[in-house]
Molecule: transfer RNA
Organism: Actinokineospora globicatena
């Protein structure tokens, strides 16, 4: 310094422009149990990295920037 890729719950990821943003796991509480674990049920948790754009409508598309990764090259 050039190209690509990734950024969504506490963690690991789904989500091809329109339904009320979700799974797994973790947390909390119930049930089960003598007590735990396991299982079953419910339940909380989110500035979808920032700021612009385009659209009637954007997590999803353009465009900078900002973290992370990788490949050229010096």
């Nucleotide at each position: 310094g050039c190209u690509c890729c990734c950024a969504u719950a506490g963690c690991u990821c789904a989500g091809u422009g329109g339904a009320g943003a979700g799974a797994g796991u973790g947390c909390c509480g119930c049930g089960c149990u003598a007590c735990g674990a396991a299982c079953g049920c419910g339940g909380a948790g989110g500035u979808c990295c920032c700021a612009g754009g385009u659209u009637c409508a954007a997590g999803u598309c353009c465009u900078g920037g900002u973290g992370g990764g990788a490949g050229c090259a010096c």